[in-house]
RNA sequence: ACGAACGCUGGCGGCGUGCCUAAAACAUGCAAGUCGAGCGAGGCGCCGGGACUGAAGUUCCUUCGGGGAUGGAGGUCCUGGGGCCUAGCGGCGGACGGGUGAGUAACACGUGAGCAACCUGCCCUGCGGACCGGGAUAACUCGCCGAAAGGCGGGCUAAUACCGGGUGCGCUCCUGGGACGCAUGUCCUGGUGAGGAAAGGUCGUCUUCGGGCGGCCACCGCGGGAGGGGCUCGCGGCCUAUCAGCUAGUUGGCGGGGUGACGGCCCACCAAGGCGACGACGGGUAGCCGGCCUGAGAGGGUGGUCGGCCACACUGGGACUGAGACACGGCCCAGACUCCUACGGGAGGCAGCAGUUGGGAAUCUUGCGCAAUGGGCGAAAGCCUGACGCAGCGACGCCGCGUGGGGGAUGAAGGCCUUCGGGUCGUAAACCCCUGUUGACGGGAAAGAAAUCCGCCGGAAGGCGGACUGACGGUACCCGUCGAGGAAGCCCCGGCUAACUCCGUGCCAGCAGCCGCGGUAAGACGGAGGGGGCAAGCGUUGUCCGGAAUCACUGGGCGUAAAGCGCGCGUAGGCGGGGCCUUCAGUCGGCGGUGAAAGGGAUCGGCUCAACCGGUCCACCGCCGCCGAUACUGGGGUCCUUGAGGAUCGGAGAGGGGAGCGGAAUUGCCGGUGUAGCGGUGAAAUGCGUAGAGAUCGGCAAGAACACCCGUGGCGAAGGCGGCUCCCUGGACGAUCCCUGACGCUGAGGCGCGAAAGCCAGGGGAGCGAACGGGAUUAGAUACCCCGGUAGUCCUGGCCGUAAACGAUGGUCACUAGGUGUUGGGGGUAUCGACCCCCCCGGUGCCGCAGCUAACGCACUAAGUGACCCGCCUGGGGAGUACGGCCGCAAGGCUGAAACUCAAAGGAAUUGACGGGGGCCCGCACAAGCGGUGGAGCAUGUGGCUUAAUUCGACGCUACGCGAAGAACCUUACCAGGGCUUGACAUGCCCGGCAUCCGGCCGAAAGGCGGGAGUGCCCCGCAAGGGGAACCGGGACACAGGUGGUGCAUGGCUGUCGUCAGCUCGUGUCGUGAGAUGUUGGGUUAAGUCCCGCAACGAGCGCAACCCCUGCUGUGUGUUGCCAUCAGUUCGGCUGGGCACUCACACGGGACCGCCCGAGCAAUCGGGAGGAAGGCGGGGAUGACGUCAAGUCAGCAUGCUCCUUACGCCCUGGGCUGCACACAUGCUACAAUGGGCGGUACAAAGGGUUGCCAACCCGCGAGGGGGAGCCAAUCCCAGAAAGCCGUCCUCAGUUCGGAUCGCAGUCUGCAACUCGACUGCGUGAAGCUGGAAUCGCUAGUAACCGCCGGUCAGCCACACGGCGGUGAAUGCGUUCCCGGGCCUUGUACUCACCGCC
Repeated sequence: ACGAACGCUGGCGGCGUGCCUAAAACAUGCAAGUCGAGCGAGGCGCCGGGACUGAAGUUCCUUCGGGGAUGGAGGUCCUGGGGCCUAGCGGCGGACGGGUGAGUAACACGUGAGCAACCUGCCCUGCGGACCGGGAUAACUCGCCGAAAGGCGGGCUAAUACCGGGUGCGCUCCUGGGACGCAUGUCCUGGUGAGGAAAGGUCGUCUUCGGGCGGCCACCGCGGGAGGGGCUCGCGGCCUAUCAGCUAGUUGGCGGGGUGACGGCCCACCAAGGCGACGACGGGUAGCCGGCCUGAGAGGGUGGUCGGCCACACUGGGACUGAGACACGGCCCAGACUCCUACGGGAGGCAGCAGUUGGGAAUCUUGCGCAAUGGGCGAAAGCCUGACGCAGCGACGCCGCGUGGGGGAUGAAGGCCUUCGGGUCGUAAACCCCUGUUGACGGGAAAGAAAUCCGCCGGAAGGCGGACUGACGGUACCCGUCGAGGAAGCCCCGGCUAACUCCGUGCCAGCAGCCGCGGUAAGACGGAGGGGGCAAGCGUUGUCCGGAAUCACUGGGCGUAAAGCGCGCGUAGGCGGGGCCUUCAGUCGGCGGUGAAAGGGAUCGGCUCAACCGGUCCACCGCCGCCGAUACUGGGGUCCUUGAGGAUCGGAGAGGGGAGCGGAAUUGCCGGUGUAGCGGUGAAAUGCGUAGAGAUCGGCAAGAACACCCGUGGCGAAGGCGGCUCCCUGGACGAUCCCUGACGCUGAGGCGCGAAAGCCAGGGGAGCGAACGGGAUUAGAUACCCCGGUAGUCCUGGCCGUAAACGAUGGUCACUAGGUGUUGGGGGUAUCGACCCCCCCGGUGCCGCAGCUAACGCACUAAGUGACCCGCCUGGGGAGUACGGCCGCAAGGCUGAAACUCAAAGGAAUUGACGGGGGCCCGCACAAGCGGUGGAGCAUGUGGCUUAAUUCGACGCUACGCGAAGAACCUUACCAGGGCUUGACAUGCCCGGCAUCCGGCCGAAAGGCGGGAGUGCCCCGCAAGGGGAACCGGGACACAGGUGGUGCAUGGCUGUCGUCAGCUCGUGUCGUGAGAUGUUGGGUUAAGUCCCGCAACGAGCGCAACCCCUGCUGUGUGUUGCCAUCAGUUCGGCUGGGCACUCACACGGGACCGCCCGAGCAAUCGGGAGGAAGGCGGGGAUGACGUCAAGUCAGCAUGCUCCUUACGCCCUGGGCUGCACACAUGCUACAAUGGGCGGUACAAAGGGUUGCCAACCCGCGAGGGGGAGCCAAUCCCAGAAAGCCGUCCUCAGUUCGGAUCGCAGUCUGCAACUCGACUGCGUGAAGCUGGAAUCGCUAGUAACCGCCGGUCAGCCACACGGCGGUGAAUGCGUUCCCGGGCCUUGUACUCACCGCC
């Protein structure tokens, strides 16, 4: 943007628009007729004339039966005029108007030309004309056939129907002359020649009734015009080459036929042509255009309404009539279908208007009117007109309007949110004051309509006057009345993209255009509140363009992203050096024609505006013609030498082909020597060998390949080419500057070459070696390794035609800094000499500037800057597959899709991480060593199982003697039972008491019931009394409470990597950017420690240092220490005395590579001296940025959520201790460097007043009694133990080991049954050093030994945290295992190798 559809919604008007599908089938009505002024006839009215007849009435007569006259109705026949209707003959129209888009890739359409090759009714105009005759036929009538449609026969008749004759301006033919043209030819002119026309009607007037004259209409011939048509040509506009060849009336000619006309349109004959890569032929699709949509434009898409052209009219074919048709509402034939039928036969064609059925996501009324416009006929009136004008239906579109306007803050109620303060819907509403579009009702009321006609004037054209006519419609419009009254929805709110919260839901339900949302706090689902957008609409779907420079003309690319053909030769084509002359095709300018209208743009105007409509101007970028310009390109001519080629001379080379020759090696065979193995591998085995291998010597044979030279070297277009010699042969290069004179470049097709493997035929076959056999490896091993081995590898001939055929880089030419190798040739200078040095040309490498590049990189050998040509690309997979074609013996090759599917696939670079990558370096990481664990018993923890409950958490390292540094009750969070609800606890309110104390009953307790004593403190007050604070009881409500959930919502704290040496920042610099640099490098260190260097310079957090303990020492102080010194001594620092020493507590000193030697630029390192101590002395505290959604909601805090007579609270009892098992951490052992007994030494650090507890007494002992001392350098715990001395045990499940069990006790505690520790006696289990595996430790360390502490009534502590005593071994070293640091490399990893696939 739309001819739309679908969902929700819907007040009004104007203007548009409405079967995109079934060119499916159609009921019914209507859509093309008209002319009586062409003709005859029929019917129905009207007005006459003539002849005959003759009623009523009147009148006369009467024999009363009737008769005469008059009268003229009516009737019959003949005849004239006029009106209406109509079938027929005749004329004109039905070829227009209206519909549709099936077919058509075509001169169908568009545009511009041409017809010297044509036609044209009605209309306009000019000239001329219409004379004389004739014969029919519908209608009608009669007869006949048929169900019908319809038909046949006899008879009559007219014409503007038909025919003959006459005339012939002009026409045609024939013929003479002239002029002209692009060929055929055209035009002008002459002729005695030939051919060929006609129709009347009406009005007026006159009439001798035969007709004449005049007007109008009609008619005939010819010329011209206008408009319409036919034919031809240039150019333009779809896809497909997996359609590459097509063609027999085909192409042309001669002659003829046919047509309005050219033509192979048709025919006969002759010739063999015609078309095609500038895409013939075939296939698919399609009506074309003006325009419309989109776009900055170029372009892309489209062809509905309106307009032009074409084609079609049930399907196919055919002609007739006609000016015009091969004819939508005509004819004929065939077919399908429908209908009628008396079964013989007939009828029909909505792609006209409306309407029906069907199809479909989907597209309208069986309306009104000819009033207007237009059309047909007519002299006209008029008739006809589903063209048209209107109305109806549909928000289908565009445009306009409304659903109200102003005021109005207690910011009402209510909703929603909330940090509970409030915020928001929100001036929104209410309420007050207005308005009156629209609506409803009433009143008024158009424009569109003036012609034809009539009258007058006029010769006419026409003029003037008069009259009639409106479907829409009592509509638009105007006025009045009523009255805010009847009139708002839809989509969206994660980013793109404008608009955010709550609740619900819980990878469910759902959303979604792309990315993506949803797994318990969802701005993304659903609802709500709020907000955003648009608005009588809003969304969705579909389609087109845009964005998309994503097919790139404007305006892209191809080293690595998709993309350079494997390479050459060359055809067509494209492109092409310098000068002069010429031409003017391209190109440029001017003028003319055309480019329909509508549409578009500008402007003006008409509907109240707009949409819509009208006027004027512009545009329509194109095509054609004429004139002009001549620089450039092209065409023609001529000249030139620089491009290209040639000539002469010269050297280089694994360039190609053929023939011959050579040595080394391998293998085989023969012979000699010789003996037990050889061979092979990670290790082996298969294999070979006593029938003599391997080894070694000699000889012979055969095939293949050519070591060293060999180079980053040379040659070739590429593939590729390597011993030597000869023959044949291609190319390149240098030098000379002699010749040709643009001879050039590229190259679609085409042709040739083309590694290896493979194929065919024939040779050859040493080594190697697919397949295959065997041996190993392995879970397997159709592999890698080993032993064999066939094709093949080699030669000749012929195929194949591929490759990571790579520089992943097509060819040619020109231009654009340098430096340095190497190869070939030449020159200069110098020289004995090209030995150097300088320069030029060709080749081949490296480095590098500008420039280019996404980056990497390229960079005179371009991937730079330009020119020309070719090839190729357009997301990944499917797939280089299928089908088709071509090639091939085959294998297969070349060309080369689609369905379907994905939201990516890729490139380069960056940071990390990782590697069974590399380099450097650390760590008890390995190694070296010592002691353990894993086996036993027990302890403790965990899993599992069990249970009413065995509360919960922790789960590799980094859970498992962990939270627990103390579970019998308590703790306790679990279970059972008994209870409580404003609660065990906090704040606020009311009432009562008041605090507090004593005891009673029920109960397991909690609790429940009930009694007594008792009035304190503060304030007012004499008192009574009142009030208040704390406290207790009762009550109501806010609330409390929760170890309920979520450590994946959190704070805090912690573990771990890791005491590892790292992690960053500022500024600068580099890079498009991520990012880099610094921090890398060379050294050095325990260390990013320091030094040197450096586009970096600095800085921060870490390291180190500062702090503590310890080692030496000084000073100060001395209720411990010492007799060191003096005195006393029951002999004990016990006492006096004294602080020198030890020690304690403080404060200092001391160590810094400071000194010496050596190495080094330095940092620093090695060694030495001194020193208590050295090269951070030992130990501790201290843990960077971060990682593990690591751990903890049960320590605490905390968001959200859940429970509130319970998921809260209290109590009793039980459980956390349950035990067939499994694991983890420990203890004690298995013994003799040990155990028992006796004796005897030496600590440190701690703890102690509800506590540690001495002496002494009792007990075998645990312990009890006792009470001194000590709030502690004083007293106590307190005996340290290993050790040492002595003695027994003598290798045994024991004098080892102590589990288990029994008995008896002690202590703590309200209480040791479940479920405490300890003591004594008895009992004495497993266990004799522990599989695979695994842990700790580098020195005062491991190991061994005891001591103390916290928690704690007691203790399941063998734990944990400390303390000292005794006191080792080993470290070659860094290959390997584990962890880590730095640099580097690869990467398809980046929730990062527990990855990816």

Model confidence (mean pLDDT): 87 of 100. The RNA shown here (small-subunit ribosomal RNA) has 1397 nucleotides and comes from an uncultured bacterium. Its Rfam family is "Bacterial small subunit ribosomal RNA". RNAcentral holds the sequence, with entries from ENA, Greengenes and SILVA.